Overview
Predicted 3D model of a 349-nucleotide part of an RNA (small-subunit ribosomal RNA, central domain) from an uncultured bacterium. The prediction has a mean pLDDT of 85. The full RNA is in RNAcentral, with records from ENA and SILVA.
[in-house]
Context: one part of a larger RNA
RNA sequence: CUGGGUGUAAAGGGUGUGUAGGCGGGCUAGCAAGUCAGAUGUGAAAACUAUGGGCCUAACCCAUAGCCUGCAUUUGAAACUGUUGGUCUUGAGAGUGGGAGAGGUAAACGGAAUUCCCGGUGUAGCGGUGAAAUGCGUAGAUAUCAGGAGGAACACCGAUGGCGAAGGCAGGUCUCUGGGCUGUAACUGACGCUGAGGAGCGAAAGCAUGGGGAGCGAACAGGAUUAGAUACCCUGGUAGUCCACGCUGUAAACGAUGAUUACUAGGUGUGGGGGGAUUGACCCCUUCCGUGCCGCAGUUAACACAAUAAGUAAUCCACCUGGGGAGUACGACCGCAAGGUUGAAACUC
Repeated sequence: CUGGGUGUAAAGGGUGUGUAGGCGGGCUAGCAAGUCAGAUGUGAAAACUAUGGGCCUAACCCAUAGCCUGCAUUUGAAACUGUUGGUCUUGAGAGUGGGAGAGGUAAACGGAAUUCCCGGUGUAGCGGUGAAAUGCGUAGAUAUCAGGAGGAACACCGAUGGCGAAGGCAGGUCUCUGGGCUGUAACUGACGCUGAGGAGCGAAAGCAUGGGGAGCGAACAGGAUUAGAUACCCUGGUAGUCCACGCUGUAAACGAUGAUUACUAGGUGUGGGGGGAUUGACCCCUUCCGUGCCGCAGUUAACACAAUAAGUAAUCCACCUGGGGAGUACGACCGCAAGGUUGAAACUC
C1' cells in the first nucleotide's frame, strides 16, 4: 500500500449551503499529457537466477547469458482518460397554466378554562390522601351569580394525516415571504453529483440586560410515610417557563440507517396531482410525487430489511479497529460563565 466494516456488536457528521479537491450524459473533428507499441542510450561492480568450468567433493572461485521490472531521447497508434473546437437533449435549470400544506416572519383579534380583585346570595366547613396532617375558613371560606384584571396555552376537527434540510411547526384573520408537486412543452444546452476547511441554521436546560409573571414548578419550607426518607404522596413556593435583543452549540439532535443516480416480483391503505366517463357526486385508470402496512427473490450472526432496501451496482464525504483508564489529562481554539470542540498516555484486565 492492498484487503474488512458502520440499523441493534466499535463505527453516519444534528442539519442544509457551498470553496478547494474527487467524480461526471450522447455524437463528432483536432492534439497527444496519461496510455500502448517499436528503436537507441543508460540502468557501476558485487549479489541473485540459469548453463558450463576449476579446487578429491561441498562451501568457495571463474566464464557466459539473464536480471536490474527504471529513466531519458526518438518514431508511431488514437480505442479509453485528458484537452481544444463544433453539435445534441434525455441530466440540470427555466417560461407559462394549475393546485395542496400546523413551512417561515410581523401585526392586530377571539372564545373556553385556571388564578386574583370588587359586589350579591348563603353558612360551617373546605381542601387533600391509601389513611391523615400541614394549609384555607365565623376578620364569613368552599359553593353559586354578576362585573373587572392579567398571563399563558389553543379542546373538538386531529389522523398509522400535512409541511419543513434538520431542529421543529396547530385558535381564526391579514402583511411580507421560502420550498416542493403537477399539466404543457416555447427557452438555455452538461450549466451536473459529492463536498475537507469556511460561513449559516440548530430542541430543552443554562447565561446577560430590560420587561412580564395566571397556571405549572427545580431549589427551599412544612406535613406525612419509614428503621431512617436529604425521595416517591400532600400543602405552599423562588429561579425558570412567556416577550425583546444577544450568547451558548449540545441531545436516545433516532429511521440509533450520510448524500446523489440507475436497476430489481407482487398485494393493500392513505395525502396531493393528472386522465376517462358522468349534469354533478359516487366510480374507473395512472410510465407522476409523498407517506404507511404486508410480503417474494436477494441480503443478514440473528432480529429483521425488502422499490421509502439493510437487495444489485457507481461516485464523493464522514467515521470504526478489545474493555477500563476517558470523551479524562495536557496543549490549542471558542465562550461572560456553565462549559464546548479537538483529544492522548502511563497503568490495568